[in-house]
RNA sequence: GCGGCAGUGGCUCAAUGGAUAGAGCAGCAGAUUCCGGAUCUGCAGGUUGGAGGUUCAAGUCCUCUCUGCCGCA
Repeated sequence: GCGGCAGUGGCUCAAUGGAUAGAGCAGCAGAUUCCGGAUCUGCAGGUUGGAGGUUCAAGUCCUCUCUGCCGCA
């Protein structure tokens, strides 16, 4: 330099172009407990890496770009 894959809460991952972007773990609060752990209930936490475009509608499609990984040279 060329090609491919990935990027979504703190972490690991979902989500057929159409519901308020969901789940587990972690966090906080409560219940339970002598206290803790476990368990149960609830709460909070997201510019879907960035920018632009297509569309009535984009996490999803297109273009550019950034980061990481893999392959080729």